[in-house]
The RNA shown here (SAM riboswitch aptamer (S box leader)) has 111 nucleotides and comes from Holophagaceae bacterium UBA692.
The model forms 97% of the base pairs in the Rfam consensus.
The sequence was found by an Rfam model in a public genome assembly.
RNA sequence: GAGCUAUCACGAAAGGUGGAGGGACGGGCCCUGUGAAACCUUGGCAACCUGCGAUGAGCAAGGUGCCAAUUCCUGCCGGUGGACGCUUGCGUCGAGCCGGAUAGAUACCGA
Numbered sequence: 001g002a003g004c005u006a007u008c009a010c011g012a013a014a015g016g017u018g019g020a021g022g023g024a025c026g027g028g029c030c031c032u033g034u035g036a037a038a039c040c041u042u043g044g045c046a047a048c049c050u051g052c053g054a055u056g057a058g059c060a061a062g063g064u065g066c067c068a069a070u071u072c073c074u075g076c077c078g079g080u081g082g083a084c085g086c087u088u089g090c091g092u093c094g095a096g097c098c099g100g101a102u103a104g105a106u107a108c109c110g111a
Stems, first nucleotide, its partner, number of pairs: 003109001005107004013042005021031003025075004043067003047064003050060003071103001076100005082093005
């Protein structure tokens, strides 16, 4: 490190340094001087790897990871859906809800 596969509606703090941003991107909507990002210490969670267990349910927490909001919602496709218009069976617009993708994050493998 392209890419493959799997998971993503549960879960998880406090202090110090720091000083205005952050939630991937766009649009929303949120968080934030009652201190953002980042770094450090301790603590915790348990997705994947690892170990124990029977290849189980589980347990452990060694390796990554994670500890606001469903990956915060949405962005493409399909379904459902009501309102309006008149040519009275056709056209136009359409919140919300449901499903599948895309993208993203994490892990294992990795040309």

The source organism's lineage runs through Bacteria, Pseudomonadati, Acidobacteriota, Holophagales and Holophagaceae.